[in-house]
Small-subunit ribosomal RNA from an uncultured bacterium, 1463 nucleotides, folded computationally. RNAcentral holds the sequence, with entries from ENA. It matches the Rfam family "Bacterial small subunit ribosomal RNA". Its family is annotated with ribosome and structural constituent of ribosome in the Gene Ontology.
RNA sequence: AGAGUUUGAUCAUGGCUCAGAACGAACGCUGGCGGCAUGCUUAACACAUGCAAGUCGAACGAGAAGCUAUCUUCGGAUAGUGGAAAGUGGCGCACGGGUGAGUAACGCGUGGGAACCUGCCCCGAGGUUCGGAAUAACGGCUGGAAACGGCCGCUAAUACCGGAUAAGCCCUGAGGGGGAAAGAUUUAUCGCCUUGGGAGGGGCCCGCGUCCGAUUAGCUUGUUGGUGUGGUAAUGGCGCACCAAGGCUGCGAUCGGUAGCUGGUCUGAGAGGAUGAUCAGCCACACUGGGACUGAGACACGGCCCAGACUCCUACGGGAGGCAGCAGUGGGGAAUUUUCCGCAAUGGGCGAAAGCCUGACGGAGCAACGCCGCGUGAGGGACGAAGGCCUCUGGGCUGUAAACCUCUUUUCUCAAGGAAGAAGAUAUGACGGUACUUGAGGAAUAAGCCACGGCUAAUUCCGUGCCAGCAGCCGCGGUAAUACGGGAGUGGCAAGCGUUAUCCGGAAUUAUUGGGCGUAAAGCGUCCGCAGGCGGCUUUUCAAGUCUGCUGUUAAAGCGUGGAGCUUAACUCCAUCAUGGCAGUGGAAACUGAAAGGCUUGAGUAUGGUAGGGGCAGAGGGAAUUCCCGGUGUAGCGGUGAAAUGCGUAGAUAUCGGGAAGAACACCAGUGGCGAAGGCGCUCUGCUGGGCCAUUACUGACGCUCAUGGACGAAAGCCAGGGGAGCGAAAGGGAUUAGAUACCCCUGUAGUCCUGGCCGUAAACGAUGAACACUAGGUGUCGGGGGAAUCGACCCCUUCGGUGUCGUAGCUAACGCGUUAAGUGUUCCGCCUGGGGAGUACGCACGCAAGUGUGAAACUCAAAGGAAUUGACGGGGGCCCGCACAAGCGGUGGAGUAUGUGGUUUAAUUCGAUGCAACGCGAAGAACCUUACCCAGCCUUAACAUUGAUGGAAUCCUGCCCAAAAGCGGGAGUGCCCUUCGGGGAACCUGAAAAUAGGUGCUGCAUGGCUGUCGUCAGCUCGUGUCGUGAGAUGUUGGGUUAAGUCCCGCAACGAGCGCAACCCCUAUCCUUAGUUACCAGCUGUCUGAAGGGGACUCUAAGGAGACUGCCGGUGUUAAGCCGGAGGAAGGUGGGGAUGACGUCAAGUCCUCAUGGCCCUUACGGCUGGGGCUUCACACGUGCUACAAUGGGCAAUACAAAGAGAAGCAAAACCGCGAGGUCAAGCCAAUCUCAUAAAGUUGCUCUCAGUUCGGAUUGGAGUCUGCAACUCGACUCCAUGAAGUAGGAAUCGCUAGUAAUCGUGGAUCAGCAUGCCACGGUGAAUACGUUCCCGGGCCUUGUACACACCGCCCGUCACACCAUGGGAGUUGAUUGGACCAGAAGUCGUCGAGCUAACCGUAAGGAGGCAGGCGCCCAAGGUCUGAUGAGCGACUGGGGUGAAGUCGUAACAAGGUAGCCGUA
Repeated sequence: AGAGUUUGAUCAUGGCUCAGAACGAACGCUGGCGGCAUGCUUAACACAUGCAAGUCGAACGAGAAGCUAUCUUCGGAUAGUGGAAAGUGGCGCACGGGUGAGUAACGCGUGGGAACCUGCCCCGAGGUUCGGAAUAACGGCUGGAAACGGCCGCUAAUACCGGAUAAGCCCUGAGGGGGAAAGAUUUAUCGCCUUGGGAGGGGCCCGCGUCCGAUUAGCUUGUUGGUGUGGUAAUGGCGCACCAAGGCUGCGAUCGGUAGCUGGUCUGAGAGGAUGAUCAGCCACACUGGGACUGAGACACGGCCCAGACUCCUACGGGAGGCAGCAGUGGGGAAUUUUCCGCAAUGGGCGAAAGCCUGACGGAGCAACGCCGCGUGAGGGACGAAGGCCUCUGGGCUGUAAACCUCUUUUCUCAAGGAAGAAGAUAUGACGGUACUUGAGGAAUAAGCCACGGCUAAUUCCGUGCCAGCAGCCGCGGUAAUACGGGAGUGGCAAGCGUUAUCCGGAAUUAUUGGGCGUAAAGCGUCCGCAGGCGGCUUUUCAAGUCUGCUGUUAAAGCGUGGAGCUUAACUCCAUCAUGGCAGUGGAAACUGAAAGGCUUGAGUAUGGUAGGGGCAGAGGGAAUUCCCGGUGUAGCGGUGAAAUGCGUAGAUAUCGGGAAGAACACCAGUGGCGAAGGCGCUCUGCUGGGCCAUUACUGACGCUCAUGGACGAAAGCCAGGGGAGCGAAAGGGAUUAGAUACCCCUGUAGUCCUGGCCGUAAACGAUGAACACUAGGUGUCGGGGGAAUCGACCCCUUCGGUGUCGUAGCUAACGCGUUAAGUGUUCCGCCUGGGGAGUACGCACGCAAGUGUGAAACUCAAAGGAAUUGACGGGGGCCCGCACAAGCGGUGGAGUAUGUGGUUUAAUUCGAUGCAACGCGAAGAACCUUACCCAGCCUUAACAUUGAUGGAAUCCUGCCCAAAAGCGGGAGUGCCCUUCGGGGAACCUGAAAAUAGGUGCUGCAUGGCUGUCGUCAGCUCGUGUCGUGAGAUGUUGGGUUAAGUCCCGCAACGAGCGCAACCCCUAUCCUUAGUUACCAGCUGUCUGAAGGGGACUCUAAGGAGACUGCCGGUGUUAAGCCGGAGGAAGGUGGGGAUGACGUCAAGUCCUCAUGGCCCUUACGGCUGGGGCUUCACACGUGCUACAAUGGGCAAUACAAAGAGAAGCAAAACCGCGAGGUCAAGCCAAUCUCAUAAAGUUGCUCUCAGUUCGGAUUGGAGUCUGCAACUCGACUCCAUGAAGUAGGAAUCGCUAGUAAUCGUGGAUCAGCAUGCCACGGUGAAUACGUUCCCGGGCCUUGUACACACCGCCCGUCACACCAUGGGAGUUGAUUGGACCAGAAGUCGUCGAGCUAACCGUAAGGAGGCAGGCGCCCAAGGUCUGAUGAGCGACUGGGGUGAAGUCGUAACAAGGUAGCCGUA
């Protein structure tokens, strides 16, 4: 410090997620030791048991046990000592310890302040005198179950009371008045009283700081202040009486929610954010609520009273209790310890002290809960054991790892010694026989967890097969999973490792540091304007801000730095700094501020001009439309893609004249004008707002922006009243359509118009807030001024203001913006923070309503969105091509039949191919074989390959059985090479056993190879350079041209490659060479080029020539080229073939072959016989034959090319009607054979018919091939003679030697073509042209597509689940108001009760107690509101789900451009 994830790719926006650190943690697996810390975060839930606050005899009375002495009737008594238990009294119990419920507060933090108190402690001053009356304990009687009492009697004090005194103290009207004490003892002290001061502690007040919500905007009556009085330690409405009407609040009152605050802690570079366990400071609380008492201090955790809830005891009458002290229990919970030891240390209470008490504390125990440290051994040890795993079978990994050798002993076990911590002379240690030291023993006692697709370090095998599962995000898993589970290995950390929760970081993703708002989320529709914020030049003063020096404070701990101590570290100790905050004080005066003064440039006013659809009102006008009246006139009009509804013979439409009405104002008209925006358009008039220009004069900062607020605000809509021509939601009708609640047509109501009043929204847009300043220009236009010019207008130069366009710098993600900024700056306002849910719900405000404003959450997704790029696509555009259409010719689709396919059937009908690009396809040929399928019979190292022990050469003949294979036999026969003669070797046969064979089994979506297709279309790319942040672009686009990215020109491109073309083959002309089996002109010669001969010709087959826009003319840009012409056999690639770029279709093929993986192994392999692939209601494709006279039949007769032939082609001759047969010449082929070419030509016949057309089908008879023609061959003859009379919708081929038509040959093949491949013969028609259909190429445009339009995608409905709104109500909670009631208690009051101290001789009084009453008041009760929850029949929408239903709204002109507001 970044990374992953939106896309085909890119940039930017933006969210989600990860890597880090932390933790009072929990969970899973695992677990050796030590040190130091830490340990109920939940139920402030309930608590059994024990302990946690006592102490003092030197305050007091009394005094048990025990001890001593004396006496004794041995029971005991007396005296002394002793001091237990209890009591009176003093001090303490307000500390220490716990918890965080409440509290948003002067509670806390920080800094100040004045009107206070303070026991014990310290320093001073003064005093400590004289009296009195009680009372507990105790004794007696007595009540009660108990707790606990009652009455009578006795007694002490440092308990209580009175008098005296008063330096100082308090009050005061300044005269005066008031008020104290306690003694004890060891005789030296400790106490006591009054008072001053201190220290420490506490109470009170103030400035500042201290969470969220405005869907909480108003709150307050003791409220705010005053006077008086009371009260308090003290100020104060703290309380009361009276008076006044204040006080708080947008700088957030009140209300609601949440929360103890801080030092600190965690994180972070910091600023910040989060947090407030342990330790420390403060606060609050002590079962819940209220209350006071005592006291220096409490409204009191282990005190009291009352009320309430709960628990316990009870004799039912009454009583007792409060672990949020330490342990511990139950409960809750994911979760948190021992009912331990000790007061030895530190600290606290009491005491003169000894001492006692102390669950504070010091320790130990439990827990890997955390931090830190140590160990589980160290060194050597193989080209590397075994095992495991993988493997390309060679090996590799585990791995120096182990074994083995040498060594060590931290740790462990045992034994011995043994602290510091103790202050304070002796004594005193819970921890603890602990730490530590020494010795002995023995590698001995000690390693796991997670991960391994990317992020992210680390990979392979097996299993599984969208299953099981994983997952932080992206995403893995559908038969080869580095992602699931296991193994092996590797990586990381390590007594831990992972996971989960939470917080910070990364996140500049709330942006002060440090973001944005044209299109990504985001500028209020516009303006005015209070508060607020900000503000021109200049002088002086002040010193609030600001800067600076000093002082105080910011507790300790912590953090940082330096050091020290535990072996180190954690830990602990010592020293110390800085930044910052607050307060005080001194200084500075530039800037901001304040005050005073001045200025004119900002702003404004005046004056003179000026343009304008600026606004409001009134008046006027013509064109058009419709309606009415009248005339002319006749059959249609109207409307549409085409129609129909509609109107019209009752006279329409058309046309002419007249009239009426309402609405809108053509041309001018213009990226022209005006206005803040909405918006404003005939003409004239009135009233009125603003702008601009010029000129001088005046005011003197008067300014800018603007939360809340106010005004204006298109259309639609609402209310009331008018108006209503045209148009026209709704509605009706006609069409269209599968439907058509639409688009189109005919009607048509609200509305549109006016007046008045509402509404307040729009894609209210420049999607761009307002103001000011600065920063190149060019050009157009509107308004004004100046100059120059002119008779004038124009033109030209310049200036101010507006409005456009292009563009520099700069900015921007890009697009783009660019003096009218989206540039550079300043000021102010508004707004944004992922998508959906949702501008929805609830609440509130406004509105007549419609609705508007404000405006969430649950839940859900990992994206949503912007700009640009390359493609693809478009019922977008332009250009161009192609038998693509058109123009033609002939077909298919109808019939019969052949063949293939689907379907069906079947034991099997083997398998594959399936739009073009499957379907006479694989198959260039299924009777058996083929053959893969079915049935049956057989084989199991196998039909085939390699190795191999044994035996035998091989091979041939043959019998039985069987459907065959198989099985069981018999016989003949020995070869070749080497030889040391024993034998060995090669080939072949047999053959136990084992490795292995075999598979047309699966996967063409694991593959190679081959092939199809776009397409023989003209395209596809690269290097360098340049442009762009980038994907990419350029080149390859443009202008011409071409069959062509063919060529030329131009050009930030220049070149190059694969394609095109050419080179290759055939064919068309000629030449040369050669001349057999081919040829034959002339010569000889013949039935015949048979023979001689020739080498001319044809032909054959080798080599050449020829054609290149080369020449001419025109055209074109002087080019490329095109058009025409000449010559030429051929003319513009002459014709044909071969040749198929980058790629697309997961196209086809595992059944040609090859091959990974999987599967079968007495079978999914192999052999054999038979059957099937040949089925048949039907459907489709491709052919053949026809339907006839351009024909059929018969007869005669002419002319090819290219092929094939030895398991072959076969002549001739003979036989047969024929298929064919017999015999057989020739030929391994320019020689022989197949082999008669047919259409054609000539002649005869048929005469338009189901025929002398057509030949299916069927019967009979045969031929051939072949082991074998039944299923299931071809052919022949005789007989039979079906459909069919030119083929609907639709559809195919073909542009010249082509279509059409005619025959011929070949491959395969024993036999079997109407198929396929090839060959020649005869031989056309048409093409105006590119609008349309299909396909393709280039450019451009739009896009929400990229699996790329067979794309994407919307809404209802149906089903399931989830969260949520409404909801009659219902349940509990909190809270306000009113009222009732009122415990305990303070305070006040009363005086029929009782009463020691004082007064009084007494009676009595003062005072006190109990009691009554009153104010206040807790719980409680009644009524009525409010708030936020839970549940809720039913209901609303929303979200998410597998391939559901209906349509097709959007994205292309998305097929009616889309969208916004409204009805």